[in-house]
Predicted 3D model of a 77-nucleotide RNA (transfer RNA) from Oryzomonas sp.
It was read from a public genome assembly.
The organism belongs to Oryzomonas, within Bacteria.
Rfam family: tRNA. By type it is a transfer RNA. From the family's description: Transfer RNA (tRNA) molecules are approximately 80 nucleotides in length. Gene Ontology term of the family: triplet codon-amino acid adaptor activity.
RNA sequence: GCGCUUGUAGCUCAGCUGGAUAGAGCAACGGACUACGAAUCCGUAGGUCGGGAGUUCGAAUCUCUCCAAGCGCGCCA
Numbered sequence: 001g002c003g004c005u006u007g008u009a010g011c012u013c014a015g016c017u018g019g020a021u022a023g024a025g026c027a028a029c030g031g032a033c034u035a036c037g038a039a040u041c042c043g044u045a046g047g048u049c050g051g052g053a054g055u056u057c058g059a060a061u062c063u064c065u066c067c068a069a070g071c072g073c074g075c076c077a
């Protein structure tokens, strides 16, 4: 340099062929329970969907570009 994969909540990950409100588990916070904790149960909050642009009535999803991480190939020495 070329190609491929990945990037979604604090962490680990879903999200189908573009479809309307973006979810789960864990963690956090509040409550119930308990003599107090743990466990369990209930609830709450938490998201520029890596950044930007474009297509579309509509984009996490498609296109372009940039960034970051990983893998493969190539070049130089």
Base pairs, nucleotide, nucleotide: 001073002072003071004070005069006068007067010026011025012024013023019057028044029043030042031041032040050066051065052064053063054062